[in-house]
Context: one part of a larger RNA
This record gives sequence, C1' cells and structure tokens, in this order.
RNA sequence: UUGGGUUUAAAGGGUACGUAGGCGGGCGUCUAAGUCAGUGGUGAAAGCCUACCGCUUAACGGUGGAAUUGCCAUUGAUACUGGAUGUCUUGAGUAUAGUAGAGGUGGGCGGAAUUCAUGGUGUAGCGGUGAAAUGCAUAGAUACCAUGAGGAACACCGAUAGGGAAGCCAGCUCACUAGACUAUUACUGACGCUAAGGUACGAAAGCGUGGGGAGCGAACAGGAUUAGAUACCCUGGUAGUCCACGCUGUAAACGAUGCUCACUCGGUGUUGGCGAUACAAUGUCAGCGCCCCAGCGAAAGCGUUAAGUGAGCCACCUGGGGAGUACGCCCGCAAGGGUGAAACUC
Repeated sequence: UUGGGUUUAAAGGGUACGUAGGCGGGCGUCUAAGUCAGUGGUGAAAGCCUACCGCUUAACGGUGGAAUUGCCAUUGAUACUGGAUGUCUUGAGUAUAGUAGAGGUGGGCGGAAUUCAUGGUGUAGCGGUGAAAUGCAUAGAUACCAUGAGGAACACCGAUAGGGAAGCCAGCUCACUAGACUAUUACUGACGCUAAGGUACGAAAGCGUGGGGAGCGAACAGGAUUAGAUACCCUGGUAGUCCACGCUGUAAACGAUGCUCACUCGGUGUUGGCGAUACAAUGUCAGCGCCCCAGCGAAAGCGUUAAGUGAGCCACCUGGGGAGUACGCCCGCAAGGGUGAAACUC
C1' cells in the first nucleotide's frame, strides 16, 4: 500500500459551532467537462512476445506482425456525474397557537443546622475510641434557654424522573435569555449532511490579584496502633473549599459505543404534547427505561436509544516494554499541556 478494524482485545477526538474539502432530494430543457464509441496522427530504433526465414543446430541474426495499456486532434452518443437554467415539495428552515423543564446569567428573600460571641440557669466533668490518650473544663466547660454575628449548603418533595452539546444543573422569587416538543400545513423552495485546520465552551485540583472564611480539611503538629506506622483511628489545623476578575485545558471528560439519514418482529413501564373520550380499551409524535424476534457478536452481550442492514463525512488503531518519555516546535506566570520518536529489550 491493498485490506481489516475501533463497547470490554490496539483504536471514537471531552463537547459544540463552523472554513476549505468530500458527499448530496423529485421532474424538465440546454450543454457535453468527466464517461462511452468511431476515425486520424503520434507513441524512434533496439529489446520483450509472436509467424516465418538464414548460419549443420543452438546462442546469434534477418523480415513481417503484435504490443507500446498513453497523449493529441476530430466526428458522434447523452443513461449516469458535473455545469447552466426552469420548476416542485417530501429534506431543511420560517410563521401562528400552545406545552413541559434543577437549561443559562444577574438580583432579592427564607427557614433548619453547625460554629462563634454576649447574657441567664446550673455543676464536675465533657469529648473521643476497639480500648485509650492527646484535647476542652472550677478563670465555670459539657447540657439547657434567650439574643446577636457570620459563612456555606439547600432536608422532606425526589423518582428507575426532568433539562442541557458536553462539562454539568436542585430552597423560594423577580428580571433578562437560550433551546426542545406538539398541533396547524400558511410561507421559503434543496437553502442540506459531515467537517481537516480554526474558534468557543469545558468537572475537580492548581495558579495570579483582591475579598471572604462557619463547617470540612491536603500539608503540618500532637495522641494512639504497630516490630516499625512518614498510614488507616483520634484531637487540633494552614492552604484550599466560597465570591469577583483573569489564567490553566486536563479526567474512568464513560454509554469506555463520533455525527447525520434510511430500513428492519413484538411486549411492558414512564415523562411531555396532540387526538378520542361515559368508567374502560385504543391511536399518534418526541424523549427516558426494562424484556425480547430476526440478525450481529470471540463471548459477555447488543437488539427501532443497535453493537442489525445500508449510505455520506470526520477522528483514530497496527505486538509488549522503553513512553505518552526524549529532542524540536507551539501554548502557559508556573505547575504543566499539545504534538510525539528512536536505540535497546522480550
């Protein structure tokens, strides 16, 4: 390279938007670039292949043919692809009327609990553990009551539920704002799909500046345990966790399953619509689950939410270790991230 693959064996980019590119619905007309056919020119000779001939044969040589899969010109064909143009509505979008939701951003408010402070009642213990001790407490702790302060998180509802592209999103309320679904089938008329580069978003931890700091709590200190115990357990406790702005750009960023479209038995539950309703049955669209037919799969399993059957585009894989390392380059304040080998070895 051909080919084969990517849930778990190596392999789906963390997610989206989108540039180039690739691919692209129905019906006409024109064109004839791709495509197909004919003809002409060219494709040197030698060589190769082949028919015959010449050296006694062969090697060798001669004559002719074929081949030279190509290129150019020209004449045609028009199914398909392309180009031009007209038209259509089913793909896509818009409109109108509704619906549901922890979707996002900013503000306001609320109660429970922890801690602290002050005051009161009250007296000798409290706390903690497997058992203890460190620790706290007669300078009055723990417990109980009242008042106040402050920070963080929102019990029940709560779900196997809902929303979001992913990360993620949960007290109540207001403002702003995004998307989805359903019905109508009114409008546009292929406006589409995918997406290398690129751009944006992106948990936690971490970094910078300034705030904040209740609880929890890396580091650290002490007490235990132990042969030791740089741990697990206990008492404390700094960064951090919280807010604003800026950076970082990674995760088992997982459904370990890229996106879009079409097709392919059923059963059952649930969320939101529509339709139909006398309590029932029942229909349809979009989601979220479970069980299964065919089929697929090495099996586990998947099975209309496919890992089935096909189409389009992108990303990625090619034995283990060395190694996601070194070097170079790019990004970053740094930590580090991205790209990403080889020797050697089995």
Source information
Small-subunit ribosomal RNA, central domain from an uncultured organism, 346 nucleotides, folded computationally. Model confidence (mean pLDDT): 88 of 100. Rfam family: Bacterial small subunit ribosomal RNA. For this family Rfam cites "The comparative RNA web (CRW) site: an online database of comparative sequence and structure information for ribosomal, intron, and other RNAs" (Cannone et al., BMC Bioinformatics, 2002).